[in-house]
RNA sequence: AAUUUGGCUAGGCUGGGGGGUUAGGCGUCCCCUGUAACCCGAAAUCGUCUUAUGCGGGAGCCGAAAACUUGGGGGCGGUAUGGGCAUUCUACUGUUCAUUCCCAAGUUCUGCGUUGACAUUUCGUCCUGUGGGGUAAGGCGGUGGAGGGACCCACUCUGUAGGGAGUGGGCAAACCUCCUUAAUCCACCGAACCCCGUCAGGCCCGGAAGGGAGCAGCGGUAGGUGGGACACCGACGCUCACAGGGUAGCGGAAUCGAGUAGGACUUGGGGUAGAUGGACAGUAGGAGCUCAUAUCCACCCCAAGGAAGCCACUUU
Numbered sequence: 001a002a003u004u005u006g007g008c009u010a011g012g013c014u015g016g017g018g019g020g021u022u023a024g025g026c027g028u029c030c031c032c033u034g035u036a037a038c039c040c041g042a043a044a045u046c047g048u049c050u051u052a053u054g055c056g057g058g059a060g061c062c063g064a065a066a067a068c069u070u071g072g073g074g075g076c077g078g079u080a081u082g083g084g085c086a087u088u089c090u091a092c093u094g095u096u097c098a099u100u101c102c103c104a105a106g107u108u109c110u111g112c113g114u115u116g117a118c119a120u121u122u123c124g125u126c127c128u129g130u131g132g133g134g135u136a137a138g139g140c141g142g143u144g145g146a147g148g149g150a151c152c153c154a155c156u157c158u159g160u161a162g163g164g165a166g167u168g169g170g171c172a173a174a175c176c177u178c179c180u181u182a183a184u185c186c187a188c189c190g191a192a193c194c195c196c197g198u199c200a201g202g203c204c205c206g207g208a209a210g211g212g213a214g215c216a217g218c219g220g221u222a223g224g225u226g227g228g229a230c231a232c233c234g235a236c237g238c239u240c241a242c243a244g245g246g247u248a249g250c251g252g253a254a255u256c257g258a259g260u261a262g263g264a265c266u267u268g269g270g271g272u273a274g275a276u277g278g279a280c281a282g283u284a285g286g287a288g289c290u291c292a293u294a295u296c297c298a299c300c301c302c303a304a305g306g307a308a309g310c311c312a313c314u315u316u
Stems, first nucleotide, its partner, number of pairs: 001316002005312004011062004015033005023050005038058004068305007077296009087287014101270012119255007126245008134236002138233002141230001144179005151170008184228006195220004203212003
C1' cells in the first nucleotide's frame, strides 16, 4: 500500500408516476405501476408550504457499497386531438307486420233464471221553475204625528220676606192621554261636556203657617250591548205540493213464460285516426373497443459523472 472477515460512523432506504383540486407545490380522493421493505394521528367551507416533492409522533433496514446527477434506448398507464366500427344504449323520423277495434262461425268456461230470466210498460232515484213548511252564531233595519201639563225668556199688576195673579213668545226626548206604523218587548250598561223628574237630611226666607233652591238616594230619557217578536233581502247535504225536462245505470211494481248475458281461445272477413309491441332503414347524442399523432411518464437496460472515512483481525 492493497486485500478477507467483523464492528462503527457520515450517509442512504422503507416507493414512484398520471388525473382531479389549487394562483401554484405537496398531502388526504380516483387510477396506473414497482419493491425484500414500515406503523400511528388530523385534513375539501380542508391540512401544510411559497419555489415549495407535505404536517405531527414513533419504528425498522442497509451502510462505505450505494444513494444521487446527466444523457440515450425500451416501455405499462394517463391526458389531448383526429379517424374507424356487422359493439351497445337513448331519442326522433319513415316503412312494414301483429295486437288493441268491428262483423260472422265454432269450441270451451262462468254468471243470472219457474223463489220467474230476457223483453215490454210504469213509478222512483237525477235536473229546472213556482209556492208552502223547516233549518242556520245568515245579512240588514228601528216610523211619523196631535193635545195637555212641565220648562225657558220678556213684560204688567200685587204682597214690607219667601211668594201670588196674568199676558205674549219660545222649546220638547224625558210626565200624562191619544192617533199612526213592521218599526216593538225583555235584561244589563248608561250623560266628562255637564240630560229630565222626584228630592230624606242639611241650607235659605218667615213669629208661625208656609214657601224656595237643591246633594245623596230613587225613578226615567238620549245612547250602547245581548236576546225575543216584526219588516225587508238572501242561502240550503231537509221536506211537501204543482208544472216541465231527462232516464245509458240502480231499485220498486205490473204483464209475459224460458231462456239469457259475459269472458277466453281458434278460424274467416273488414278497418286502421290514435296507442302498444316486433323487424328493418335513416338521423342525432352518449358509452365501449381500436388505430394514429403529440405530450407527461411507473418500471427496466446502457453509458458517463459523483462519493469512496475510522477501528480490530487475516493474507500478500
Archaeal signal recognition particle RNA from Methanothermococcus jasoni, 316 nucleotides, folded computationally. Of the family's consensus pairs, 94% are formed in the model. A source record names the gene ffs. It matches the Rfam family "Archaeal signal recognition particle RNA". Gene Ontology terms of the family: signal recognition particle, plasma membrane targeting and SRP-dependent cotranslational protein targeting to membrane, signal sequence recognition. For this family Rfam cites "Towards the structure of the mammalian signal recognition particle" (Wild et al., Curr Opin Struct Biol, 2002). Its Rfam clan is "SRP clan".